[in-house]
Parts: sequence; structure tokens; C1' cells
RNA sequence: ACGGAGGGCCGGAUGGCCGCGGGGUUUCGGCCCCGAGGAAAGUCCGGACUCCACAGGGCAAUGGUGCCGGGUAACGCCCGGCGGGGGCGACCCCAGGGACAGCGCCACAGAGAACAGACCGCCUCCGGUCUUCGGGGGUAAGGGUGAAACGGUGCGGUAAGAGCGCACCGGGGGACGGGCAACCGGACCCGCAUGGCAAGCCCCACCAGGAGCAAUGCCGAAUAGGAACCUCGCGCGGGGCCGGUCGGCUUCUUCUUCGGGAGAGCCGAUACCGCCGCAGGGCCGCCCUGGCCCGGAGGUUCGGGUUGGCAGCUUGAGACGUCGGGCAACCGCGCGUCCAGAGGAAUGGUCAUCGAACCGGCACCCGGAGACGGGCCGGGGAACAGAAUCCGGCUUACAGGCUCUCCGUGCGU
Repeated sequence: ACGGAGGGCCGGAUGGCCGCGGGGUUUCGGCCCCGAGGAAAGUCCGGACUCCACAGGGCAAUGGUGCCGGGUAACGCCCGGCGGGGGCGACCCCAGGGACAGCGCCACAGAGAACAGACCGCCUCCGGUCUUCGGGGGUAAGGGUGAAACGGUGCGGUAAGAGCGCACCGGGGGACGGGCAACCGGACCCGCAUGGCAAGCCCCACCAGGAGCAAUGCCGAAUAGGAACCUCGCGCGGGGCCGGUCGGCUUCUUCUUCGGGAGAGCCGAUACCGCCGCAGGGCCGCCCUGGCCCGGAGGUUCGGGUUGGCAGCUUGAGACGUCGGGCAACCGCGCGUCCAGAGGAAUGGUCAUCGAACCGGCACCCGGAGACGGGCCGGGGAACAGAAUCCGGCUUACAGGCUCUCCGUGCGU
């Protein structure tokens, strides 16, 4: 100097004028303070909070996660490791438990695709029409097919070969050592050996109630806790000293069309309802334990209110800085500073100046070995994008600028 890898921050500034939302105060004139993001986005995870569902334990179904250790309120997230893969490297990636529980798949090509296989070959024997062909036996080292061919390289051995034997690699194994663990390691032994896919079903381990701020609560509102009709259901017993209901009296009141009706009071009854008790039924996918609820359920038509207001609403597992602990994520009864809450939805409009990348100019100046860079002049005018209950993450979008650390290459000193 160039190229690359991993992080962090900013993402317009200043001033004037006019205008918004919240809060505080007011002598009601006004004054003061605060007012969008790193993703506010996606609605993909995890929660807080609210209501509903009966709770505890177990089983089943459905779904999620999947190496080890740690962090966290929690997670499928984050940190640190282990193993595997890519890269010269800094670094990056992995839906990372189980293929000996079972089922299933591996097209086509190829001789053969799981305990398979002889197409071309190699060796050997026999025959022949002896150019070469046919048959028997052995072989899987060489070639071919394929994504993948039942270990690799080399030496020996063999008729030719083959872990047939040996060395190394690879694979498997018990003991030993290191590490919390995943896992790693030198020496020793073994037979040369039983593919892949589970982001196919499945098995194993762990986790999980539903809905969501349009949750939910209060106030207001309602000839109205509405009226009429229909269907089905209503187990056993009790009581009349409680109501409904039924029957009687004509004692009182009232109306009268003079027949009687309505209401109150009194007496009686108990078939039925309300009431009481027992049994029964129900609340969960199933079972056990515990708890709770029930005495009706449904349909049609007419009709009233509900379009309003207040709360929830923003002080939090909060943000930033610093101190201490920790490799780190992160933690702390540490210290300091800070804090939008709309309700069809606020932070905007306008003017002026500055303003990065980028483009052009080089008369001059500086640096440099040089290429070139900087100063200077003119132009230019910076992305993705707007809170709505609130947080922790992940994912996606993003013009440009600043900065830190690391890797590689080249040159110079």
C1' cells in the first nucleotide's frame, strides 16, 4: 500500500418564525419541563399482566426442543467449550441423541446397492473348423457403471489373485491418565472386519392449559330483572306451623248490564310446583385423591338498551455511564443521570447557513521513490423507515461515514 475477517458507534447539525401531544404551575395574560427506532417491521419464539377453564399426581393424544457446561423471569435465545465440515489464515457453517427396537427408501445406469456380485478382464484345464472360438474350474488385485460397490497405500506370497500374511493408516475393544462434562490421549490386544438416509415414519430424554389490551374493570344507558306461544323433561320420601295452586264461606270493600265479577280475610285439602332430606346427575381425553355445581333445558315471534365516558396507560426482569466479580454471556439489597402515552391517532411546516459519499478542475502549496493522496475551487445534498399493553430474543431492510482488533500478500527501512 492492497485484499480479507470479526466487532462497536452515528445515521444530519445550528438559528429564526409559525404550529402540535402530555405533565406542572398560574395574577388565566402566560411560563417551565418532556415528546419515536436500531430495527418501532415480521407476528417467528419466550414471558409479565388480564379473564376463562376445578386443583394435585399419573397415563394417553398433539406439538416443540435435541452434544456438554453456564447465563436468564423464560426461550427454539445468548456465552464458553466439545465433535464434524469449509478456508493458506483470521474466521465461518452444522434440524449435532439413537441405524444392534421395528417398518420403509436408495430412481436410472450397472454383473451386483446389504451379509450382493462377474460385463470387460487375469490364471489354468479340455476341445476345435487353430485367423481365433467354445466349454469347465479359480479370481475380485486392474478397468467400466454409478451419488455411493462390503476398507486404503506398500511389501511379500500365489497358477493368477484376495487381509491370504506383514508394516503403517483406518475400525473395534477392556483397563489406565486428563477434564465437572461433552470428549481427548500414549502404550496394549483383536479379527481384518455387518453401507447410507431419522430436515422418512419411528424410539429415547426434556418441555408445554386456552384466549388475548378489540384482555379486563367501573360509570352511564334500558314503557323493561320485558311480553306471548310451543316442545321435551321433572327419581324416592316429608310437611301444611311457609308460599303458589285447588275447594268452600259470603265477613268486609268495590264494580255492575243485577246474571255476577274482582280484591282482601277466614277455614279445609295436598294430585302438582316452589321448600326440606335422600338418592341421582354434572365439572377433565382417561384413572386416583380432593373440591365445587345442579333441580330444568331448548325453540319461534314482538320489543328496549348497547356506536358514550373513565380506568387499564406506562417506574419496568427499564435505559445509559461508572465501580466491583466473572474468559464471557451476565451478576450486584453498589453509586450517578434519565423517563412519549395518542385515541383515527401528536413531535410538523417554512427560511437561512453548514454539511459526507460522489463528479469535475487542477494555476498554486504540502507529503511521497513512484503511482498517487491531501489542502484549494466549483457542483452535489445522505438510507431503511413511525410507538399503540409492556418487555427479552431471533429474522428481514438499510445510502453513507467514523473507529477498534485480527489474517494474508507485496514493497521499503

A computed fold for a 413-nucleotide RNA from Primorskyibacter flagellatus, annotated as Bacterial RNase P class A. Its Rfam family is "Bacterial RNase P class A". About the family: Ribonuclease P (RNase P) is a ubiquitous endoribonuclease, found in archaea, bacteria and eukarya as well as chloroplasts and mitochondria. Model confidence (mean pLDDT): 75 of 100. The organism belongs to Primorskyibacter, within Bacteria.